[in-house]
Molecule: transfer RNA
Organism: Gemmatimonadaceae bacterium
Order: sequence, then structure tokens, then C1' cells
RNA sequence: GCUCGGGUGGCGAAACGGGUAGACGCGAGGGACUUAAAAUCCCUUUCCCGCAAGGGAGUCCCAGUUCGAGUCUGGGCCCGAGCA
Repeated sequence: GCUCGGGUGGCGAAACGGGUAGACGCGAGGGACUUAAAAUCCCUUUCCCGCAAGGGAGUCCCAGUUCGAGUCUGGGCCCGAGCA
């Protein structure tokens, strides 16, 4: 340099025929059980504004297409693999 694959909450990862983003697991916090613990079970767990009801932002970045983009297109950045 070329060709592929990937980038989504604190972490791993879903959502791909474009239609509620964050399912599920781990971790963390609170509670139940226990003499106490472990295990197990229940609840909560992106950020901002708001007393609350609720509202807004957010899928690496910038544009584009579209009523609508994590998903499609173009250009970047970063990581990995192969080739030279």
C1' cells in the first nucleotide's frame, strides 16, 4: 500500500429485509433468606434537565439518502486478520 472483519452503557455482547436502542450475561448498589456467611431469590443500574409528571441527548467522527439510519452510501480515525 491492497483486501476483509470490527468499533453499541463500567465490561462482554444482541438488535442487520431500515421502524420502541441497549435484550441477555458479567460486574456494581439495595433487599429477602442465614446465628453469621456462601449459594439462591427479588428490585435497581447510560447521561442531562425537572419537586414530580415528563422532556431531551446518546450506537467511534463528519456528511449524504430516507417520513424514519446502530443498520444503507461516501469520506475520515482507531483496533484486528490476510496479502504484498